This is a predicted structure of a 544-nucleotide part of an RNA (small-subunit ribosomal RNA, 5' domain) from a metagenome. The full RNA is in RNAcentral, with records from SILVA. Its mean pLDDT, the model's own confidence on a scale to 100, is 84.

[in-house]
Context: one part of a larger RNA
RNA sequence: GGAUGAACGCUGGCGGCGUGCCUAAUACAUGCAAGUCGAACGAGGUGCCUUUGUAGCAAUACGAGGGUAUCCUAGUGGCAGACGGGUGAGUAACGCGUGGGGAAUCUACCUUUUUGUGUGGAAUAACGUUCCGAAAGGAAUGGUAAUACCGCAUGUGACCGUUGAUUGGGAUAUCGAUGGUGAAAGCCGGGGACCUUCGGGCCUGGCGCAAGAAGAGGAUCCUGCGUCUGAUUAGCUAGUUGGCGGGGUAAUGGCCCACCAAGGCGUCGAUCAGUAGCCGGCCUGAGAGGGUGAUCGGCCACACUGGAACUGAGACACGGUCCAGACUCCUACGGGAGGCAGCAGUGGGGAAUUUUGCGCAAUGGACGAAAGUCUGACGCAGCAACGCCGCGUGGGUGAUGAAGGUCUUCGGAUCGUAAAACCCUGUCGUCAGGGACGAAGGUUUCGUUUUUAAUACAGACGGAGCUUGACGGUGCCUGGAGAGGAAGCCCCGGCUAACUCUGUGCCAGCAGCCGCGGUAAUACAGAGGGGGCGAGCGUUAUUC
Numbered sequence: 001g002g003a004u005g006a007a008c009g010c011u012g013g014c015g016g017c018g019u020g021c022c023u024a025a026u027a028c029a030u031g032c033a034a035g036u037c038g039a040a041c042g043a044g045g046u047g048c049c050u051u052u053g054u055a056g057c058a059a060u061a062c063g064a065g066g067g068u069a070u071c072c073u074a075g076u077g078g079c080a081g082a083c084g085g086g087u088g089a090g091u092a093a094c095g096c097g098u099g100g101g102g103a104a105u106c107u108a109c110c111u112u113u114u115u116g117u118g119u120g121g122a123a124u125a126a127c128g129u130u131c132c133g134a135a136a137g138g139a140a141u142g143g144u145a146a147u148a149c150c151g152c153a154u155g156u157g158a159c160c161g162u163u164g165a166u167u168g169g170g171a172u173a174u175c176g177a178u179g180g181u182g183a184a185a186g187c188c189g190g191g192g193a194c195c196u197u198c199g200g201g202c203c204u205g206g207c208g209c210a211a212g213a214a215g216a217g218g219a220u221c222c223u224g225c226g227u228c229u230g231a232u233u234a235g236c237u238a239g240u241u242g243g244c245g246g247g248g249u250a251a252u253g254g255c256c257c258a259c260c261a262a263g264g265c266g267u268c269g270a271u272c273a274g275u276a277g278c279c280g281g282c283c284u285g286a287g288a289g290g291g292u293g294a295u296c297g298g299c300c301a302c303a304c305u306g307g308a309a310c311u312g313a314g315a316c317a318c319g320g321u322c323c324a325g326a327c328u329c330c331u332a333c334g335g336g337a338g339g340c341a342g343c344a345g346u347g348g349g350g351a352a353u354u355u356u357g358c359g360c361a362a363u364g365g366a367c368g369a370a371a372g373u374c375u376g377a378c379g380c381a382g383c384a385a386c387g388c389c390g391c392g393u394g395g396g397u398g399a400u401g402a403a404g405g406u407c408u409u410c411g412g413a414u415c416g417u418a419a420a421a422c423c424c425u426g427u428c429g430u431c432a433g434g435g436a437c438g439a440a441g442g443u444u445u446c447g448u449u450u451u452u453a454a455u456a457c458a459g460a461c462g463g464a465g466c467u468u469g470a471c472g473g474u475g476c477c478u479g480g481a482g483a484g485g486a487a488g489c490c491c492c493g494g495c496u497a498a499c500u501c502u503g504u505g506c507c508a509g510c511a512g513c514c515g516c517g518g519u520a521a522u523a524c525a526g527a528g529g530g531g532g533c534g535a536g537c538g539u540u541a542u543u544c
Stems, first nucleotide, its partner, number of pairs: 001544004006540005013391006019384002021349001026347003030344003035079003040076002043073003046069010086302003095227004100223004105219003110215008118152004127142006158181009186207006194201002228274003235265003240262004245257003277299004281292004304325005327338004355381001357380003363377001364375004394424004404415004428485001430480005438471001441467010488533005493514003499528005509516002
């Protein structure tokens, strides 16, 4: 000199863009953060329409039946809750990095493509009744549906076996034959002829479902090299190293097991101990290097502590389950409930780090045919000079060099064109008015076209109408008033730009180093003056 997720002191006008618990991976009140689909399913409720009974002059009320709804509710079922969001405790490791290399593997949704989607059955939640319990919750019985569950059929592909040929030293690979195993589900829209038990069949469009093939994206595994400190840590290792055979896995493998052999690692630092998430990057530096790993992006690990599996394409699962533990809460003392390292917020710790805000309008995600619903992701707003950048705090004229302060050799010098005064301007702020972009889309309708038996439905494209903004009293523009509302901080002995007076008298004090202060202190304190930077300026800490 540069830098910082900074803090502290004094000071503080505006805006833009960023950033904001580095400490206790400490404990957490409250709210929200993962749902969605009625076009998979049966119920129940509600509204509306309608039929009917009773009461009433009527309006209407009560009851029963039917229909209907882009309505509501829990439940069954599907998909998503493995993403997104947080944190860095652990980890010195194939954890991470690598314009390194690889295989013995899996893959829901998505894209392309092939073939199929036949026929039966038994339950169960919901619901009703009864019962247990303070509650959480549970039991019995009756009872119903499905794209839930289970048979049968089919299946040249898939998987498992047997076998032949070719290849090869063999393992094997390719081609063929043969046996076995094993699938599926419906829903929505429209319709001319024909059939009909009047439900529909049938035709057609869309969405699904099953079994394959290919792709994309994702995931698993192996491996070369690189990846902090300590030798005041020198030996470490029995599933240990290898083999054979098995088990297990999506898959290789001591991953696990039986048997066999006795190996394997290490001064090129094993083992042990300490510290630490790694990287792209960031800071510094001419570079080499050194330091660092906040924000943003990639990977990993974790989710009160420890352990375990279930479901699933995917987890050994932050807002799932089970067991144990510590802690907190409820209890009728029998027993239960909980997990902010999600967003806000609270206590505590600390030098120190924000609002219990608005919105799904945009982008992205989940579900859905769609409308849409959900989304503390995200977009915004709020707070904080925490950082960077920009702007302003006025401009011109103005000498009797006013008053006043300070110094003085008492002549004057200086603050100083500085002020006043006069003439202007109108940035920012303030007040009033106008007013975008961020909006793509959605829906209704019309036209063309594709599909089709079809002018229907559906899809694509185009036109028209209506409609969607949290920010937002937005940016921006126009106008009004008016110099009005806006300057401080550090320093002045040398290093180092900037000097005098007064006070003090080795005192009080200063200080980064050298050093100042004991009666004329440019070094302490105050004042005048001056220097530097400026909405900041200094100090402290850390790092180059």